[in-house]
A computed fold for a 472-nucleotide part of an RNA from an uncultured bacterium, annotated as small-subunit ribosomal RNA, 3' major domain. Its mean pLDDT, the model's own confidence on a scale to 100, is 85.

Context: one part of a larger RNA
Formats: sequence, C1' cells, structure tokens
RNA sequence: UGACGGGGGCCCGCACAAGCAGCGGAGCAUGUGGCUUAAUUCGAAGCAACGCGAAGAACCUUACCAGGGCUUGACAUGCAGGUGAAGCGGCGGAGACGCCGUGGCCGAGAGGAGCCUGCACAGGUGGUGCAUGGCUGUCGUCAGCUCGUGUCGUGAGAUGUUGGGUUAAGUCCCGCAACGAGCGCAACCCCUAUCUUUAGUAGCCAGCGGUCAGGCCGGGCACUCUAGAGAGACUGCCAGGGAUAACCUGGAGGAAGGUGGGGAUGACGUCAAAUCAUCAUGCCCCUUAUGAGCAGGGCUACACACGUGCUACAAUGGCGUAAACAAAGGGAGGCAGAACCGCGAGGUCGAGCAAAUCCCAAAAAUAACGUCUCAGUUCGGAUUGUAGUCUGCAACUCGACUACAUGAAGCUGGAAUCGCUAGUAAUCGCGAAUCAGAAUGUCGCGGUGAAUACGUUCCCGGGUCUUGUACA
Repeated sequence: UGACGGGGGCCCGCACAAGCAGCGGAGCAUGUGGCUUAAUUCGAAGCAACGCGAAGAACCUUACCAGGGCUUGACAUGCAGGUGAAGCGGCGGAGACGCCGUGGCCGAGAGGAGCCUGCACAGGUGGUGCAUGGCUGUCGUCAGCUCGUGUCGUGAGAUGUUGGGUUAAGUCCCGCAACGAGCGCAACCCCUAUCUUUAGUAGCCAGCGGUCAGGCCGGGCACUCUAGAGAGACUGCCAGGGAUAACCUGGAGGAAGGUGGGGAUGACGUCAAAUCAUCAUGCCCCUUAUGAGCAGGGCUACACACGUGCUACAAUGGCGUAAACAAAGGGAGGCAGAACCGCGAGGUCGAGCAAAUCCCAAAAAUAACGUCUCAGUUCGGAUUGUAGUCUGCAACUCGACUACAUGAAGCUGGAAUCGCUAGUAAUCGCGAAUCAGAAUGUCGCGGUGAAUACGUUCCCGGGUCUUGUACA
C1' cells in the first nucleotide's frame, strides 16, 4: 500500500421488510446429469453452465456409429508429361460409383478449357482458450481508476482523492500543501409524452354536392395520422430551511418538474472466467487417413435426479350464441381475398398486391344473453384407437395439424426458493426471425391493469472513512 475480520462509523441496491404472483407437488414440453448404446458428436459447470452455442437434428444440417467404396484427393496454386472434353442413353448397384454404347470443345496457328498420370502440396469441427488475436460474460451503469508539477517521507509511499455539507454520481459548494489534468459520471444520440409549422394517392362528411349498401365519387387538408423542421424543462419564478454556498422542502404556471419515462452507451481492472467447434493463429499430431464422398442408423434411447417453462386443479370459472375495440410486423419460387367443396385440418379456382392502396387478419381477454351448481364434474386434458390433411425424393425409427372415440394424474403443493416499486407485477391475445415442414422457446407489439414500501435491527451484494492483523 492492499486484502481480510462472526471490528466500528456513514451510505446505497426488490438486499431485507411491506405486498402481489409464482417455483418446489401433478401431466406434458425442453435443457442437463446419470445410466444405456455400435453411436447416443462436441462445447457450456456456483452466482456469471442447465428453452445455453442451436434464429428451428426426418435426408441435408452432422462434426458421431457400423458398412460398402476413394487416395494429388470434395477445394486452391504451380510444374512436367499425356489426351478424338463435357454431356446423353443403357446395364449393375442401397448409393457413391463401375462397365458398355453414343457423342466428339474453342482457335488459322501458337495456345486455351476439360480430363488422365506424376511431383510440389491440399485437407483436418484432431490437441492445447494454461502459447495467442478477436469477440463475450461478470463484479456493475457500481462511482470509481489514475497522471503531470509541487510539497512531505531515508524509503516503500503519502498528499491531491482526506475533512464539513450535498448529490443518482470523485455531482456540486466550502475548507485545506497543494495546483491542475485525463479515463469514467452527466450532457451531446435514438424512441416516447405536449404544441407549432411544412406536406397531403391513409383520415374526414368536420362544412357542401352526388350516390346503391362502402370516403364510394366530386371536392377539401380543418381534425386524426404519417414524417421532416422547430418550440418546450433550465431549480427559470415564488416562499421557507441552509454557511449569505452547494443544495433540500413546499408552491405557482405547465402536456411534462427537479435525471419526465425508456433505450444505446460498460472507466482502471478481477475471475490463467468462456470460446482453437464462428473466424484468425503459434506449437504438436494425422497424411491410402484423425482427409474426402455414399446410403443407413444415431444426436429423438430411459430405472432415475436436477434446472427452465407450458397446461391445470375450476364458478373472479367452463361451454354456447350473437356484438365491440389494437399496436407492431411480414409478403413475389411470396401474402392470398371473394366464391365453391369439406364437420374440420384443408382443397379447387385464382381477384388484388413489390404494398399507408391488396393480402396475412379472426385480435383475445372484455361486455350482453343463455346454460352448468361444487361433482374428479359440462373442471382437467395426458394417454391410446380409428379415419384423415399438409409439407417434402421420403414422415417406420423421428414432423405438425384435423375429426370421432378414449378420458390418466391433478382438489393449490414439505423443507426450501425466484421475480416484481407503475402503465410495473399479474393477465389477454397479435406478429416476426430461423424455416420446405416442424415452438409451450426467443425477440418484439399492443389490450386490461393492481397491491405495498413503517423502516434499515437482521440476511446478501456494493461504496467510503477508520481500526486490528501470525496474510501478500
């Protein structure tokens, strides 16, 4: 100087407390461990691994296994030599591929393309993340981490950065052997909340006219909206407190008030943290195989254990009927209206739309009416049977969906434990990426919309000052 203390002081955080809804019990989905297997490819491991890499394993992917085949190679460059390419048809084969037939490249030529042989070499998701780059997690959006000069100390170092206040903040004020500065904080950036203006192929009958029901038409940008430019919030004003300071408390005006709400943004560093399987790369290793191609299987197994979710156990509910209100997205090898067929998944046909114009598209919770009356039920939907639909060469291993039938566990969950402070939790649907098909996952979008916070004694984590130390 740090680190540590079941030392002390001060302070903060959904850290506790106060609340709300969960998890832990059930069934299923998914990941992991284990066990199994020819293989169940590999990585991730307290927080910070476990719906994680994977924004999507039937083949492919695919790295794994057994099998039948290849060896200058699936891919690149160069050299030497050779050669009536590629393609098409037939046969064999699971296919890779092999054999046979046919065919006979461009150029006048030199030569070139393709193919064959040979040589250099290719190739490796083989090892080492404890040799590395890059990228990432975490402490933590915590308020810290340092430097120059000066001063003090023999020195390591100290001072500044401590102290009195204050703040979300090393934020600011005052004081001070310090005076300044840098990286962080804040601001500058984006979205959102109000208004003005500019502009109207979506919006409006607001005011006028036409019209068959539709902004459908004429007409008009007033409003909504869209998207460009501006305004607006700064403790600016008032009162009180305070050292007359910084600042705090209350008030006015205002759409918004003291950081308005949200995002992006992550200092010096810590964990030899993660990744050699995104990529790059040193060294080591394989080279008729640890490389490359094929068809099949596996990654989907199942006594069990754990994590994360979905659906429930019902009446604040289930079912039926007929009504209402979104936002954000996507669409050409695409989204597909209407019509017709089918109980339905869907099919036929194909209007319109490269989309504020057309389509996906029905929002659902909700409200109204009716029914069920507390039961393993008109709750719950697992499992199973049959018949189908769709995608796709192909749904046996191993897809999603539909109809009918079947109708399991489950009556609110032990110890323990997680999230959340407001348009939040809870609850309700909608969309997208990936994608031929395949979400209860992920990322977004809006609808409805709470309860509680006395307080900081305690648990956890962090900051700062100080103290002790058999630690460095």